[in-house]
Context: one part of a larger RNA
RNA sequence: GAACGAACGCUGGCGGCAUGCUUAACACAUGCAAGUCGAACGAGAACGGGACUUCGGUCCUUAUUAGAGUGGCGCACGGGUGAGUAACGCGUAGAUAAUCUACCCUCGAGUCUGGGAUAACCUUUCGAAAGGAGGGCUAAUACCGGAUAAGACUAGGAUUCUGGUGAAUCCAAGUUAAAAGUUCCGACGCUGGAGGACGGGUCUGCGUCCCAUUAGCUAGUUGGUAGGGUAACGGCCUACCAAGGCGACGAUGGGUAGCGGGUCUGAGAGGAUGAUCCGCCACACUGGCACUGAGACACGGGCCAGACUCCUACGGGAGGCAGCAGUGGGGAAUUUUGCGCAAUGGGCGAAAGCCUGACGCAGCGACGCUGCGUGAGUGACGAAGGCCCUUGGAUCGUAAAGCUCUUUAUCUCUGGGAAGAUAAUGACGGUACCAGAGGAAUAAGCACCGGCUAACUACGUGCCAGCAGCCGCGGUAAUACGUAGGGUGCAAGCGUUGUUC
Numbered sequence: 001g002a003a004c005g006a007a008c009g010c011u012g013g014c015g016g017c018a019u020g021c022u023u024a025a026c027a028c029a030u031g032c033a034a035g036u037c038g039a040a041c042g043a044g045a046a047c048g049g050g051a052c053u054u055c056g057g058u059c060c061u062u063a064u065u066a067g068a069g070u071g072g073c074g075c076a077c078g079g080g081u082g083a084g085u086a087a088c089g090c091g092u093a094g095a096u097a098a099u100c101u102a103c104c105c106u107c108g109a110g111u112c113u114g115g116g117a118u119a120a121c122c123u124u125u126c127g128a129a130a131g132g133a134g135g136g137c138u139a140a141u142a143c144c145g146g147a148u149a150a151g152a153c154u155a156g157g158a159u160u161c162u163g164g165u166g167a168a169u170c171c172a173a174g175u176u177a178a179a180a181g182u183u184c185c186g187a188c189g190c191u192g193g194a195g196g197a198c199g200g201g202u203c204u205g206c207g208u209c210c211c212a213u214u215a216g217c218u219a220g221u222u223g224g225u226a227g228g229g230u231a232a233c234g235g236c237c238u239a240c241c242a243a244g245g246c247g248a249c250g251a252u253g254g255g256u257a258g259c260g261g262g263u264c265u266g267a268g269a270g271g272a273u274g275a276u277c278c279g280c281c282a283c284a285c286u287g288g289c290a291c292u293g294a295g296a297c298a299c300g301g302g303c304c305a306g307a308c309u310c311c312u313a314c315g316g317g318a319g320g321c322a323g324c325a326g327u328g329g330g331g332a333a334u335u336u337u338g339c340g341c342a343a344u345g346g347g348c349g350a351a352a353g354c355c356u357g358a359c360g361c362a363g364c365g366a367c368g369c370u371g372c373g374u375g376a377g378u379g380a381c382g383a384a385g386g387c388c389c390u391u392g393g394a395u396c397g398u399a400a401a402g403c404u405c406u407u408u409a410u411c412u413c414u415g416g417g418a419a420g421a422u423a424a425u426g427a428c429g430g431u432a433c434c435a436g437a438g439g440a441a442u443a444a445g446c447a448c449c450g451g452c453u454a455a456c457u458a459c460g461u462g463c464c465a466g467c468a469g470c471c472g473c474g475g476u477a478a479u480a481c482g483u484a485g486g487g488u489g490c491a492a493g494c495g496u497u498g499u500u501c
Stems, first nucleotide, its partner, number of pairs: 001501004006497005013372005019365002021330001026328003030325003035073003040070002048061005080283003089208008099200002104196004109191003112146004121136006151176004156171006209255003216246003221243008258280004262273004285306005308319004336362001338361003344358001345356004375405004385396002388393001411438006420428001445490005450471003456485005466473002
């Protein structure tokens, strides 16, 4: 000098764009953050309105309804955090002839025939509750048989190819599939196969902090055979056999840390860093485990254990903000319990649409960057006043007052009024912006002035009080302390502190 997710002191007019728990991965009241489909299925209220009435009620409508249940898809995305991790975690370049991929696209084949249940509902019953148990009825695109067998799979033979464990093609044997719905007959679906696209899994070369005051480490350890397991290779797991494997080119141990694109600085090389945005990874009270599923070992799913909090009739139960707001606590320190699905995007749905604290906006904070303003011209009696003084004067100083203007930006009032939306739909918002009227009106501070370093005098103080980044000032005339006048530098900021280069 530059920079910052900054903080602190003094001060503070407006707009635009960004940005805001770096500390306790501490604990959380409350609300919201993942639903949707009646064009898969069965069942189906009430309030209200109308009619009748023996005043008990009945019927129609509400109602192809609400709310719930079965079923499908989604909930593995989106959003948060950085605790762990020194690792194929990340980055980069490859491999997969060792692999998977729901929804989407293309191609071709099929969608035949049967069956038994079960929730909802009714009823009995246990429990304080959370929640169950028994009996009865019923449907499906829920579940289960049979037929068909292109292809796929399993073992065999032949040909071609590959660097290679192997791959492709052909031949003959065994196993394996399906479901309907539509007032719209347009279509939407379903089953198995091939290919694509998208997204993963796994493996490998190289790179990836400090300590040798860490020198030896290792028993599923290293390899083999056989088996199991996985979508898939593999000690991934198991049995048996062998005795290997790693290490001064730093193993093992300890410490620290998410990684990268980037960011800051620097002429560069480099150094430091990893907030916001993007990619990857890991985590979801702590530890472990699996289920479902195309995909999870699953933030707002499940089970077990633990700590903590809450309810309880003491028998037993409920919970997980590192989602958005918000609270306590910690801290030098970090915002609203706002509006809207109008846009973009996502889930479901044929669609209408519903949901969406993603997102779009608004609010708060000079936290940052940036733009604008706090007036312009004239004005000497060089006013008053302050301050200095050699008492002559000098200076603040055209500065003020006064006079003449302007209203651009800010302000107040009035009128008009968007784009963002493609036919409709606008939270923002009567916002931005435009026009008119008004009146200089509403708007300047902070640090410094011994040298480095731009800027000097007076008084007070008297090694005191104090200053200080370094050198150093202060013990009676201090340009260095404090105050004042003057000056210098920046300016809605200015200084200080911290950190990096």
Overview:
This is a predicted structure of a 501-nucleotide part of an RNA (small-subunit ribosomal RNA, 5' domain) from an uncultured prokaryote. The full RNA is in RNAcentral, with records from ENA. Model confidence (mean pLDDT): 82 of 100.